[in-house]
Context: one part of a larger RNA
């Protein structure tokens, strides 16, 4: 390579959109590219199988036969696959009307609490700890009131709840502005699925410019502990945390489970609708999509578990996997300012 795989053994790309390429609904009718079948040339000799022969057998070697699984050209088949036409609606998307949401971007407000600062009332301590000191405080500290500043995140509501593709989104109002979802069966008529490259999008932290900087707080700096303590406790505290603009593009970026369709017991949560019963109306009941749990049949799985939200039975299409180490490194490419990213080895070893 094949072949088997990818929740937890190596092994789903972080996530979207998407050229190109792979797949791809129903009927009918055309064509014959692929397919099939016939015919016919070709398809060198050797080799390789098979029969037979020649050296005392065998290798050798020699005749014959099949064989060359392949091309090409003609002749016909017409189920499939492709083209092509023409209808069609079940997939897909529009369209009407509803509700639901911390989806997403601006603008403007707000109350509680921490720091700081003024004044005012008071005096001898406050702080921290397992216990203690660094540390503030007679220059009036902590505590109380009262008044200002500034920055940050937004208690209760909150829920195993919503919402978003993913990261991720939680105080109000205002605006703009994506997405799903129920009902109607109104329009187009397969418009679709996946999607290497590609692009935008991607916590944190970390980087460039310029702001802000309460509170916390890497590094630091002190006090303790300790044999030592570059730690863990305490005091302090600079980047950082915040905001604008631009980089970086990694995460146990996790369900450790790619996307996207179909089918296959049930029960029962929790959000959003919609209907039907029954009612004064409401809840309850029952029935349906759509999200979200939990259990728990059949099947699967080495167990463990999964289990109509599959890790079950099947189909396309993508990315990945191939003994530990060495190594997510070298080296060379691309890409950043950088920090480093992305691809991605051997040798040698066990």
């Nucleotide at each position: 390579c094949u072949g088997g795989g990818c929740g937890u053994a190596a092994a789903g790309g972080g996530a979207g959109c998407g050229c190109a390429g792979g797949c791809g609904g129903a009927u009918a009718g055309g064509u014959a590219a692929g397919u099939c079948a016939g015919a016919u040339g070709u398809g060198a000799a050797a080799u390789c199988u098979c029969g037979g022969g020649g050296c005392u057998c065998a290798a050798c070697u020699u005749c014959g036969a099949a064989a060359c699984u392949g091309c090409g050209u003609c002749u016909g088949a017409a189920a499939c696959u492709g083209c092509u036409u023409a209808u069609c609606u079940a997939g897909a998307a529009u369209c009407u009307u509803g509700g639901a949401g911390a989806g997403g971007g601006a603008a403007g407000g707000g109350g509680a609490a921490u720091u700081u600062c003024g004044c005012a009332u008071g005096u001898a301590g406050g702080g921290g700890u397992a216990a203690a000191a660094u540390c503030c405080g007679u220059a009036g500290a902590g505590a109380u009131g009262c008044g200002a500043a500034g920055g940050a995140a937004c208690a209760c509501c909150a829920g195993a709840g919503g919402c978003g593709a993913a990261g991720g989104c939680g105080c109000c109002u205002u605006u703009c502005u994506g997405g799903a979802c129920a009902a109607g069966u109104a329009u187009u008529g397969a418009c679709g699925c996946u999607g290497a490259g590609g692009u935008a999008c991607g916590a944190a932290a970390g980087c460039g410019u310029g702001g802000g900087g309460a509170g916390c707080g890497a590094a630091c700096a002190g006090g303790a502990u300790u044999a030592g303590a570059u730690a863990c406790c305490c005091u302090g505290g600079u980047a950082g945390u915040c905001c604008a603009c631009g980089c970086c593009g990694u995460a146990a970026a996790c369900g450790a489970u790619g996307a996207g369709a179909a089918c296959u017991a049930g029960a029962u949560u929790c959000g959003g609708g919609a209907g039907g019963a029954a009612u004064u109306g409401a809840c309850c009941c029952c029935u349906u999509c759509c999200g979200u749990g939990u259990c728990g049949c059949a099947g699967c799985u080495a167990a463990c578990g999964c289990a109509u939200u599959a890790a079950g039975u099947u189909c396309u299409c993508c990315g990945c996997c191939u003994g530990g180490g060495g190594a997510g490194u070298a080296c060379g490419g691309c890409c950043g300012c950088a920090a480093g990213g992305c691809u991605a080895a051997a040798a040698c070893u066990c």
This is a predicted structure of a 350-nucleotide part of an RNA (small-subunit ribosomal RNA, central domain) from an uncultured prokaryote. Its mean pLDDT, the model's own confidence on a scale to 100, is 88.